[in-house]
Context: one part of a larger RNA
RNA sequence: UGACGGGGGCCCGCACAAGCGGCGGAGCAUGCGGAUUAAUUCGAUGCAACGCGAAGAACCUUACCAAGGCUUGACAUGUUUUCGACCGCCGUGGAGACACGGUUUCCCCUUUGGGGCGGAUUCACAGGUGGUGCAUGGUUGUCGUCAGCUCGUGUCGUGAGAUGUUGGGUUAAGUCCCGCAACGAGCGCAACCCUCGUUCCAUGUUGCCAGCACGUAAUGGUGGGGACUCAUGGGAGACUGCCGGGGUCAACUCGGAGGAAGGUGAGGACGACGUCAAAUCAUCAUGCCCCUUAUGUCUUGGGCUUCACGCAUGCUACAAUGGCCGGUACAAUGGGUUGCGAUACUGUGAGGUGGAGCUAAUCCCAAAAAGCCGGUCUCAGUUCGGAUUGGGGUCUGCAACUCGACCCCAUGAAGUCGGAGUCGCUAGUAAUCGCAGAUCAGCAACGCUGCGGUGAAUACGUUCCCGGGCCUUGUACA
Numbered sequence: 001u002g003a004c005g006g007g008g009g010c011c012c013g014c015a016c017a018a019g020c021g022g023c024g025g026a027g028c029a030u031g032c033g034g035a036u037u038a039a040u041u042c043g044a045u046g047c048a049a050c051g052c053g054a055a056g057a058a059c060c061u062u063a064c065c066a067a068g069g070c071u072u073g074a075c076a077u078g079u080u081u082u083c084g085a086c087c088g089c090c091g092u093g094g095a096g097a098c099a100c101g102g103u104u105u106c107c108c109c110u111u112u113g114g115g116g117c118g119g120a121u122u123c124a125c126a127g128g129u130g131g132u133g134c135a136u137g138g139u140u141g142u143c144g145u146c147a148g149c150u151c152g153u154g155u156c157g158u159g160a161g162a163u164g165u166u167g168g169g170u171u172a173a174g175u176c177c178c179g180c181a182a183c184g185a186g187c188g189c190a191a192c193c194c195u196c197g198u199u200c201c202a203u204g205u206u207g208c209c210a211g212c213a214c215g216u217a218a219u220g221g222u223g224g225g226g227a228c229u230c231a232u233g234g235g236a237g238a239c240u241g242c243c244g245g246g247g248u249c250a251a252c253u254c255g256g257a258g259g260a261a262g263g264u265g266a267g268g269a270c271g272a273c274g275u276c277a278a279a280u281c282a283u284c285a286u287g288c289c290c291c292u293u294a295u296g297u298c299u300u301g302g303g304c305u306u307c308a309c310g311c312a313u314g315c316u317a318c319a320a321u322g323g324c325c326g327g328u329a330c331a332a333u334g335g336g337u338u339g340c341g342a343u344a345c346u347g348u349g350a351g352g353u354g355g356a357g358c359u360a361a362u363c364c365c366a367a368a369a370a371g372c373c374g375g376u377c378u379c380a381g382u383u384c385g386g387a388u389u390g391g392g393g394u395c396u397g398c399a400a401c402u403c404g405a406c407c408c409c410a411u412g413a414a415g416u417c418g419g420a421g422u423c424g425c426u427a428g429u430a431a432u433c434g435c436a437g438a439u440c441a442g443c444a445a446c447g448c449u450g451c452g453g454u455g456a457a458u459a460c461g462u463u464c465c466c467g468g469g470c471c472u473u474g475u476a477c478a
Stems, first nucleotide, its partner, number of pairs: 001478002003475003007472007015462002019425005026316008034307002042053002064302007073125001077124002081120004088103006106116004127291002130289003136285002138280003141276001143274001148187006154163003167178003193268004198236007208225002212223003239262001242256005305444001318418001322377007334365003339358002344353003384415001389410007431454007
């Protein structure tokens, strides 16, 4: 100087408390361990691995296994020799890769030769998701959006170092003020950036329709209009600016006014010096080591989907604030030409036929759902719950057996609110309800990322648990 303490003081955080909803019990989904296996590819392992890499394993993917092939190779560049256009098509064998046979057939400069392209051949080499993340770059997690981490000059100390950065206040903040052997500065904080909330101006098509007309069964449907909504761009606005109380009359804090918004308005992006030899050689790049008729590469089939069991994360429930049936209302974000696909017809349904319109503020996906209005069920393992299983189908796709999703009929399991314990959340939040998208032929999505609808309760307080910051103290620790 640090680190540590079941030392002290001060302070903060959904850390506790106060509340609301869960998890832990059930069924299923997904991931992991273990076991199994020819293989169940590999990585991730307290917080910070376990719906993680994977924004989508039937083949492909695919890295694993079995079997069958190839060896200058599936891919690149150059080189030696040589043949021929290449591409393609057909037949036979085969699980296919591939092998054999047949068929068709070049261009340019032109000089015998050379070049382009393809096959064979030779040599350099290619190739490796092989090893090492404890050789590395890059990227990322975490402490933590915590308020810290340092430097120059000066001063003090023999020195390591100290001071500044400590102290008194204050703040979300090393934020600011005052004081002070310090005076300044840098990286962080804040602001500058984006979105939302108010208003003004400009511009009105595909958006809108107040007023004026036309028309319709109805609809901004039409003429027209720019008022309104909305869209796009540009401004204004919030600064403790104003008033009062407190305060060193400093920073600041409390209350109020005005205001759409008030003291950081709300959210996002943004992550200091560093820590964990943290993660990643399987995104990529890369040193060294290793393989080179194989640890490379091609193909078919299988596996990654197994299942006495344990764990994690979710979904659905156990019902009446509910289930079912009928009617009826209100969104936002997005996506669409190898696509979205309307009206119509058809099927109980998944779907099928068909094809209007749309390269989209125009058309389509598209029905929002919870809600509201009626009816029914009457507390039961039920008209709750939907697992499992049997049968029949639909769709995608060369192909749904291993191993897809969905539909219909039948079946109707566990489950009556969950032990010890444990998690999230402070406001348009929790809870609850649906919608969209990426990946994608299809889909194991109940996941993830977004979007809107309805919309709470509680916070006395900081004694205690956990984590963190500052000062101080002890130390046989570095």